[in-house]
RNA sequence: AUCCCUGUAGCACAGAGGAUAGCGCUUUGGUCUUCCAAUCCAAAGGUCGUGGGUUCGAAUUCCACCAGGUAUG
Numbered sequence: 001a002u003c004c005c006u007g008u009a010g011c012a013c014a015g016a017g018g019a020u021a022g023c024g025c026u027u028u029g030g031u032c033u034u035c036c037a038a039u040c041c042a043a044a045g046g047u048c049g050u051g052g053g054u055u056c057g058a059a060u061u062c063c064a065c066c067a068g069g070u071a072u073g
Base pairs, nucleotide, nucleotide: 001072002071004069005068006067007066010025011024013022018056027043028042029041030040049065050064051063052062053061
């Protein structure tokens, strides 16, 4: 330099163009217990990498850029 892949909550990841964007772990509060752990219940936490285009409607499609990774030279 070129090609391809990835970017969504603190972490690891789902998400058929139309739902309040979701599961697990973590965190916080409660339950239980003499106490802790475990269990159970609940809550908090998201400008979906950035900017534009298409569309009635974009996390999803298109373009450019940014960051990380694989391969080739």
A computed fold for a 73-nucleotide RNA from Trichonephila inaurata madagascariensis, annotated as transfer RNA. Its mean pLDDT, the model's own confidence on a scale to 100, is 81. It matches the Rfam family "tRNA". Rfam classes the family as a transfer RNA. Rfam links the family to the GO term triplet codon-amino acid adaptor activity. RNAcentral holds the sequence, with entries from ENA and Rfam.